[in-house]
Molecule: c-di-GMP-I-GGC riboswitch aptamer
Organism: Desulfobacteraceae bacterium
RNA sequence: UCAGCAAAAACCAAACCCGCCGAGAGACGGGGACGGAAAGCCGCGGGUCCGAAACGGACUGACGUAUCUGAUUGGAAGGAAAGCCGGGCUGCCUGAA
Numbered sequence: 001u002c003a004g005c006a007a008a009a010a011c012c013a014a015a016c017c018c019g020c021c022g023a024g025a026g027a028c029g030g031g032g033a034c035g036g037a038a039a040g041c042c043g044c045g046g047g048u049c050c051g052a053a054a055c056g057g058a059c060u061g062a063c064g065u066a067u068c069u070g071a072u073u074g075g076a077a078g079g080a081a082a083g084c085c086g087g088g089c090u091g092c093c094u095g096a097a
Stems, first nucleotide, its partner, number of pairs: 001096004011036002016031004021026001034083001040089003044086003048080003054073001055070004059064001
């Protein structure tokens, strides 16, 4: 530097359940294993998700927007996820050069 076919050792832990925190996406702890050779770390690019105003509807005689509501509207500030795809940094075991 390349590879993960074989063998061995170690590691992480999806869904789901319980507890707990958060408005939420989700986080954390315990149980649990679908998977993972970076499923270690970093929100840098793309995408995804949350999210206020606004907009639609309900409501009202009307004004109106207090309240309710929107899977099929919206997406500011800010935020979430590294197990979506790229990128950056670091690293274990084995094999080959």